[in-house]
């Protein structure tokens, strides 16, 4: 770097040091950051992927432990981003009825139904990411 595969709705510090502009992976947006943010380094911590132990049929899997390899300690992967669905918000296209206004031909009005689209809400399922474990 690249395949595979499993997990991503919980959980962890306003700690000391250093550095000095951003950062949250990208695009929209929404947040955080000189009251010092990211990023590095101590120290403290969460959790259990590898690897330890145990029960199991030497499996799946479940459970102990936190010593070793990792990893993480802001907002659901901070939210969406592509597709499908449910309900039934909100504008929006027709058509019927219903009100108004004209002599008239018609015109107004989102009041009501059915419908055409586009937004949103919730749900699924992808895509992308990120971790770890093999593998090349």
């Nucleotide at each position: 770097c690249u395949c595979u595969u499993a997990u991503c709705a919980a959980g962890a510090g306003c700690g000391g040091g250093g550095c000095g502009a951003g950062g949250g992976a990208c695009u929209g947006g929404c947040c955080u950051g000189a009251c010092g943010a990211c990023c590095c380094c101590c120290c403290g911590g969460c959790a259990a992927c590898c690897g330890g132990c145990c029960g199991c049929a030497u499996g799946a899997c479940g459970g102990c432990a936190a010593c070793g390899g990792u990893g993480c300690c802001a907002a659901g992967u901070c939210c969406a981003g592509c597709a499908g669905a449910a309900a039934g918000u909100g504008g929006u296209u027709a058509u019927u009825g219903g009100g108004g206004c004209g002599c008239g031909a018609g015109c107004c009005c989102a009041c009501a139904a059915u419908u055409u689209c586009c937004a949103g809400u919730u749900c699924u399922g992808g895509a992308a990411g990120a971790u770890g474990a093999g593998a090349g």